Annotation
A computed fold for a 573-nucleotide part of an RNA from a Patescibacteria group bacterium, annotated as large-subunit ribosomal RNA, domain V. Its mean pLDDT, the model's own confidence on a scale to 100, is 80. NCBI's taxonomy places the organism under Bacteria, Bacteria candidate phyla. It matches the Rfam family "Bacterial large subunit ribosomal RNA".

[in-house]
Context: one part of a larger RNA
RNA sequence: CCCAUAGCUGGACGAAAAGACCCCGUGAAGCUUUACUACAACUUGAUAUUGAGUUAGGGCUAGACAUGUUUAGCAUAGGUGGGAGCUUAGGCACCCUUGAAAUACCACCCUUGUCUAGUUUUAAUUCUAAUUUUGGUCCGUAAACCGGAUCAGGAGACAGUAUCUGGCGGGUAGUUUAACUGGGGCGGUUGCCUCCCAAAAUGUAACGGAGGCGUCCACAAAGGUCAGCUAGGUUCCGAUGGAAACGGAACUGAUAGUGCAUAGGCAUAAGCUGGCUUAACUGCGAUUCCUACAAGAAAAGCAGUAGCGAAAGCUGGGCUAAGUGAUCCGACCGUACGAUUUAGGACGGCGGAAGCUCAACGGAUAAAAGCUACUCCGGGGAUAACAGGCUAGUCUCCCCCAAGCGUCCACAGCGACGGGGAGGUUCGGCACCUCGAUGUCGGCUCGUCGUAUCCUGGAGCUGAACAAGGUUCCAAGGGUUUGGCUGUUCGCCAAUUAAAACGGCACGUGAGCUGGGUUCAGAACGUCGUGAGACAGUAGAAAUUUUGGCUAAUUUUAGUCAAAGACCGUGCU
Numbered sequence: 001c002c003c004a005u006a007g008c009u010g011g012a013c014g015a016a017a018a019g020a021c022c023c024c025g026u027g028a029a030g031c032u033u034u035a036c037u038a039c040a041a042c043u044u045g046a047u048a049u050u051g052a053g054u055u056a057g058g059g060c061u062a063g064a065c066a067u068g069u070u071u072a073g074c075a076u077a078g079g080u081g082g083g084a085g086c087u088u089a090g091g092c093a094c095c096c097u098u099g100a101a102a103u104a105c106c107a108c109c110c111u112u113g114u115c116u117a118g119u120u121u122u123a124a125u126u127c128u129a130a131u132u133u134u135g136g137u138c139c140g141u142a143a144a145c146c147g148g149a150u151c152a153g154g155a156g157a158c159a160g161u162a163u164c165u166g167g168c169g170g171g172u173a174g175u176u177u178a179a180c181u182g183g184g185g186c187g188g189u190u191g192c193c194u195c196c197c198a199a200a201a202u203g204u205a206a207c208g209g210a211g212g213c214g215u216c217c218a219c220a221a222a223g224g225u226c227a228g229c230u231a232g233g234u235u236c237c238g239a240u241g242g243a244a245a246c247g248g249a250a251c252u253g254a255u256a257g258u259g260c261a262u263a264g265g266c267a268u269a270a271g272c273u274g275g276c277u278u279a280a281c282u283g284c285g286a287u288u289c290c291u292a293c294a295a296g297a298a299a300a301g302c303a304g305u306a307g308c309g310a311a312a313g314c315u316g317g318g319c320u321a322a323g324u325g326a327u328c329c330g331a332c333c334g335u336a337c338g339a340u341u342u343a344g345g346a347c348g349g350c351g352g353a354a355g356c357u358c359a360a361c362g363g364a365u366a367a368a369a370g371c372u373a374c375u376c377c378g379g380g381g382a383u384a385a386c387a388g389g390c391u392a393g394u395c396u397c398c399c400c401c402a403a404g405c406g407u408c409c410a411c412a413g414c415g416a417c418g419g420g421g422a423g424g425u426u427c428g429g430c431a432c433c434u435c436g437a438u439g440u441c442g443g444c445u446c447g448u449c450g451u452a453u454c455c456u457g458g459a460g461c462u463g464a465a466c467a468a469g470g471u472u473c474c475a476a477g478g479g480u481u482u483g484g485c486u487g488u489u490c491g492c493c494a495a496u497u498a499a500a501a502c503g504g505c506a507c508g509u510g511a512g513c514u515g516g517g518u519u520c521a522g523a524a525c526g527u528c529g530u531g532a533g534a535c536a537g538u539a540g541a542a543a544u545u546u547u548g549g550c551u552a553a554u555u556u557u558a559g560u561c562a563a564a565g566a567c568c569g570u571g572c573u
Stems, first nucleotide, its partner, number of pairs: 006555001010551001014547002022380004027376002029372004035175005042167002045164005051127016068110001075103001078109005085092002131155010178190003187207001191213006214361001215259001216318002223277007231255001232252007257266002260323001262321003281304004287298003293362001306315003329355001332352004337348002387434001388432001389430003393427001395423006404414002441516001442514003446508001447505005454479003457474006481495005524538002526535003
C1' cells in the first nucleotide's frame, strides 16, 4: 500500500414513507347547532271507510195562529189592488168627518213572534250493525302462532288506515360557511369622489399618507333668462351698544362666498339681490375623449314645442369633478305588432318608468353557520414552525468627545448628553435551499476550536508603604468541583476549590444512548363555547426511538512485506 475479517458510526443535506405540522384546493369525509333547504316521526283540521236515535241551539222551506198604538180621527189606520155592498138576524160598510194615508167584504203581500211538520247543521249524549278487541267451542291440524265458523263480553262510528292540509321537526339527508393578506388566524379592508406619493403629457403599486360620498334644492328654487350689485379685514367716529348687532369715513384688495369633502376655478363674476318664468323639454345627433369588453364622458347642428330678453342671443337642470347597481324575474303605464281554422283576446312582443346596503358594490342561489387532536386526498419550500443564509433594529463588546463625580484633580477608578464601530451567542425582520421529510428541548458520552482570560504565567498605571486589591496590556500550554430543588437550559441554595470563564461547532453530538419536557390517538380538572369542541392553561399515567450495503476514520489479528535513510552490536575483509 492493496484485498479480506472483526468492530465504531462523522459524512454521503445517508435509507425507509409523493411531510401527519403549516398553507393552498370555489378537494373529501365525520361530527355539531337557535346556518340553509328538504324528508321521516309526532301533531292540527277536512274528506273517505261512516251507520241509527234523543236532547239543546242555529239556518232554510211550508202550514196554522197571532202581531203592527205620533197627532187628528168615536179608535191600536202594516201595505197594495178590487170594491158598493156583506150578513139569518143583530150589525158593519158606502156616504159624512178627520187625516199624509180610510175602514165592510175579497185577494195578494210586509214586519215581528209562537206552534207544528220537513230538511240541514253544531254540541252533548245514547245505541249497534261497519270497524276493533278479549275469551270459549269446533275445524284447517300433528299445532300455546295464524286463518275460518259459531257463541259470549268490552270498545264503537271513536279508533285505525288513505288523500289533502297548517304546525313542529339535527331524528335523518344534501349542502353552504368569500377574498385580499410580508405564512395563516385575530384585526382591518372590499363600490364611488378629491389631494399627495406620481419622477413638469397621460397612466402608475403598497395592510403608503390625508379626507369625503350612498345626498340636497321646485313655483316665495339652490333651475332658466333679463337687469342690477360686491365681499372680507384693519383703524377711527357715532344714545342705550359691550370683543361681535346698526350707521359713517379712510386704508387694504379676493384673504369673503360657492348647499356638502378636497382640488382646480370664479369680479365679464360661477358670489349677492330683484322681475318674469319651467329647456329639471320631445325626436335625433356629425365629430370626439376614455376604453379588453360592458360601461362612462364631451358635443356643434337639425326638426318640434316653449321661457326670458328691445335685440344679439341663452336655456336639453345645478361652478366642475362623488351622491351608485348589469342581466333575469314578476307587476305597472302606453302601443295595437302577433293571437295556433275563424271571432274574441288569455298570453307574448315593442316603447317607458319603478321594484336590490345584490355595500364581498361586473352582482355564483329566491334561500346557507361552525368543529375536527378520529381524520383523509391532491399539491406547495409559490407559504409558516427547527436549523442554515442575508440583515443587524434589539443584543454583547470596543472606541471617540468630555459636562460632571472623585477633598484638590475630566481621564487611579467612574462617566451624563451625544457620536463611530466590531461581533454574529439573544429577541426580531426577510422568506433564499430543503414540505416525493434537513428528527425537535434537556441530560449522558465523546470531544474539537475561538479569546472578548475564571485560575495558573509575564508586564504598565494606581487614589500601589507592605500585604491584599482595582484597572489595562501580552498570553489559549494546561486546568476550570461535588451535591439539594426543578424535565429543565438558566437560576437559587449548601459545601469546596488556584479557578469553579464566556462562546462556536445544524441552539456540536438520537443510522451514539436516554425520552423527563414539548407535540397524535384514551380519560380528566379549570376556563371559554348553545354545541361539536378549544386553550404557549394544568395533573397523573401509558406509549414499536428502526436500518451499517458503500466511503472515511479506528483498533486487533492474520498474511505479504519493496525501496531509501539513520543508529547500535557482532562477524569477516